[in-house]
């Protein structure tokens, strides 16, 4: 410098056009003489950035960054 992956709540991860969801941890409640466990409720994220096509995009398209590998 060239290619290919990946970028989503704190953490690891899904979801590939109709407005984000699970696990974990946080916080509160039940149960328990109490603690773990187990249940039940919540907080938290404008889906890396701009811009573009669409009636609508985390998502389909180009440009930028970051990370990772891989060639030279």
């Nucleotide at each position: 410098a060239g290619c290919a992956a990946c970028u989503u709540g704190g953490c690891g991860c899904a979801g590939g056009g109709g407005u984000a969801g699970c696990g974990c941890g946080c916080g509160g409640g039940g149960c328990u003489c109490a603690u773990a466990a187990c249940c039940c409720c919540g907080a938290g994220g404008u889906c890396g950035c701009u811009g573009g096509a669409u009636c609508g995009a985390a998502a389909c398209c180009a440009g930028c960054a970051g990370u990772u590998g891989c060639u030279a």
Overview
Predicted 3D model of a 72-nucleotide RNA (transfer RNA) from Phanerochaete carnosa HHB-10118-sp. The organism belongs to Phanerochaete carnosa, within Eukaryota. The same sequence occurs in records of 2 taxa. The RNAcentral record of the sequence draws on ENA, GtRNAdb and Rfam. The prediction has a mean pLDDT of 84. Its Rfam family is "tRNA". The family's RNA type in Rfam is transfer RNA.